The RNA shown here (transfer RNA) has 85 nucleotides and comes from Syntrophobacter fumaroxidans MPOB. The organism belongs to Syntrophobacter fumaroxidans, within Bacteria. The RNAcentral record of the sequence draws on Rfam.
[in-house]
RNA sequence: GCCGGAGUGGUGGAACUGGUAGACGCGCUGGACUCAAAAUCCAGUGUCCCUUGCGGACGUGAGAGUUCGAUUCUCUCCUCCGGCA
Numbered sequence: 001g002c003c004g005g006a007g008u009g010g011u012g013g014a015a016c017u018g019g020u021a022g023a024c025g026c027g028c029u030g031g032a033c034u035c036a037a038a039a040u041c042c043a044g045u046g047u048c049c050c051u052u053g054c055g056g057a058c059g060u061g062a063g064a065g066u067u068c069g070a071u072u073c074u075c076u077c078c079u080c081c082g083g084c085a
Stems, first nucleotide, its partner, number of pairs: 001084007010026003019068001027045006046058004050053001061077005
């Protein structure tokens, strides 16, 4: 230099051929249980704004494009992995 793959909450990892992003697990927080703990069980867990509510906006590596609508399709760039030279 060329080709291919990957990038999603704190973390691993889903999202069914463009149509409610974050299911499920781990972690964390609170509670139950216990003399206490571990294990187990239950609930919660992205960010911001205000008029604080059955409220609104934003968020998939970065930027742009197509589209009514993009994690998904197209282009450029960044990072990582593999192959070829």
The coordinates come from a structure-prediction model, not an experiment, and the mean pLDDT is 81.